[in-house]
Context: one part of a larger RNA
Molecule: small-subunit ribosomal RNA, 3' major domain
Organism: uncultured bacterium
RNA sequence: UGACGGGUCCCCGCACAAGCAGCGGAGCGUGUGGUUUAAUUCGAUGCUCCGCGAAGAACCUUACCUGGGUUUGACAUAACAGUGGUAGAGAAGUGAAAACGGAUCGACCCUUCGGGGAGCUGUUACAGGUGUUGCAUGCCUGUCGUCAGCUCGUGUCGUGAGAUGUUGGGUUAAGUCCCGCAACGAGCGCAACCCUUGUCUCGUGUUGCCAGCAUUUAGUUGGGGACUCACGAGAGACUGCCGGGGUUAACUCGGAGGAAGGUGGGGAUGACGUCAAAUCAUCAUGCCCCUUAUGUCUUGGGCUUCACGCAUGCUACAAUGGCAAGUACAGAGUGUUGCGAGCCUGUGAGGGUGAGCGAAUCACUUAAAGCUUGUCUCAGUUCGGAUUGGGGUCUGCAACUCGACCCCACGAAGUCGGAGUCGCUAGUAAUCGCAGAUCAGCAACGCUGCGGUGAAAAAGUUCUCGGGCCUUGUACA
Numbered sequence: 001u002g003a004c005g006g007g008u009c010c011c012c013g014c015a016c017a018a019g020c021a022g023c024g025g026a027g028c029g030u031g032u033g034g035u036u037u038a039a040u041u042c043g044a045u046g047c048u049c050c051g052c053g054a055a056g057a058a059c060c061u062u063a064c065c066u067g068g069g070u071u072u073g074a075c076a077u078a079a080c081a082g083u084g085g086u087a088g089a090g091a092a093g094u095g096a097a098a099a100c101g102g103a104u105c106g107a108c109c110c111u112u113c114g115g116g117g118a119g120c121u122g123u124u125a126c127a128g129g130u131g132u133u134g135c136a137u138g139c140c141u142g143u144c145g146u147c148a149g150c151u152c153g154u155g156u157c158g159u160g161a162g163a164u165g166u167u168g169g170g171u172u173a174a175g176u177c178c179c180g181c182a183a184c185g186a187g188c189g190c191a192a193c194c195c196u197u198g199u200c201u202c203g204u205g206u207u208g209c210c211a212g213c214a215u216u217u218a219g220u221u222g223g224g225g226a227c228u229c230a231c232g233a234g235a236g237a238c239u240g241c242c243g244g245g246g247u248u249a250a251c252u253c254g255g256a257g258g259a260a261g262g263u264g265g266g267g268a269u270g271a272c273g274u275c276a277a278a279u280c281a282u283c284a285u286g287c288c289c290c291u292u293a294u295g296u297c298u299u300g301g302g303c304u305u306c307a308c309g310c311a312u313g314c315u316a317c318a319a320u321g322g323c324a325a326g327u328a329c330a331g332a333g334u335g336u337u338g339c340g341a342g343c344c345u346g347u348g349a350g351g352g353u354g355a356g357c358g359a360a361u362c363a364c365u366u367a368a369a370g371c372u373u374g375u376c377u378c379a380g381u382u383c384g385g386a387u388u389g390g391g392g393u394c395u396g397c398a399a400c401u402c403g404a405c406c407c408c409a410c411g412a413a414g415u416c417g418g419a420g421u422c423g424c425u426a427g428u429a430a431u432c433g434c435a436g437a438u439c440a441g442c443a444a445c446g447c448u449g450c451g452g453u454g455a456a457a458a459a460g461u462u463c464u465c466g467g468g469c470c471u472u473g474u475a476c477a
Stems, first nucleotide, its partner, number of pairs: 001477002003474003007471001010468004015461002019424002022421002026315008034306001042053002064301002067298004073126001077125007093100002108117003128290002131288001133286001137284002141277001142275001144273001149188006155164003168179003194267004199235007209224002213222002238261001241255005317417001321376007333364003338357002342353004383414001388409007430453007
């Protein structure tokens, strides 16, 4: 000087407290450990692994296993030699495929007609490796933590390591600002600048909108630019104003006006560093290793096993409910190998036909909780839907291992969950649906977004956990 303390002082955070809804019990989904296996490819492992890499494992993917091939190679560059009927591409046939094979055919591009390129054959340099080392590395990332810290120059002090500044008194979300001070300044962080959302003004009105005037089944049409909305450009919030407190300060408490008030809400943004943290399987890359194989092609299988443990979700256990009928209101996205209206057809998943739309125009698209009426009447039930049997639909070369969905039947556990433990402070929690990426299809109950309905409780810091500052002790570095 740090680090640590079951030392001290002060401060902060859904850290506790006060509340709400969960997890832990059940069934199922997914991941993982273990087990099994010819293989169950590999990585991730306290917080910071475990719906993680994977925004999609039937084949492919695929890296694993089994069997069958191949060796200048599936892919790249270069050199040499060959290549006009002794050549080239390659059908039938054999085979599970990869391959083997070589019938019929009769020559790719440019050309200055010399040739050049491409293809093919042979030889050789080499290719290739998801093989090893993340403790040789780059890039990128997690974490402490969006915590308020981390440093430097000059000066001064100390023999020196170092100190000072950065400590102290206030204050703040903040090393934020004020005052003081052997310090005076500066940098990386904080804040602001960026995006979005909340109000208004101006401009522009089509594919958007419709108040008034006509018109109609319908903003449908004439028309209109008021309104909504969209897209641009501006205004607006700064403790600016008033009062109290404060040192006449920083600031703080209350009030006015205002769409918004003290960082307005949300996002992006992550200092110096820590963990030899993660990644050689995104990619790149040093060293090492394989080179008729640890490369490469391919058939089938496996990654989907199943006494069990854990993690994370979904669905429930019902009446604030289930079922039936009627009825209302979003936002954000996506669409031409696509979205597919309407019509016909099927109980249904779907099928047939096919208008319009590369989309503020057409479509996906009936949002669902909600509201109204009826029924069930507290039961393992008209709760719950697992499991199983049968029959189908769709995608795809192909649904046996191993897809999703539909119909009929079957109708398990489960009556609110021990110790313990997690999330959340407002348009939040809870609850309700919708869309998208990946994608032929789909194991999505996941993820990323979007809107609808919409609470309770705290305004405290004694304690638990984590963090920051000062100080103190130390047999630690």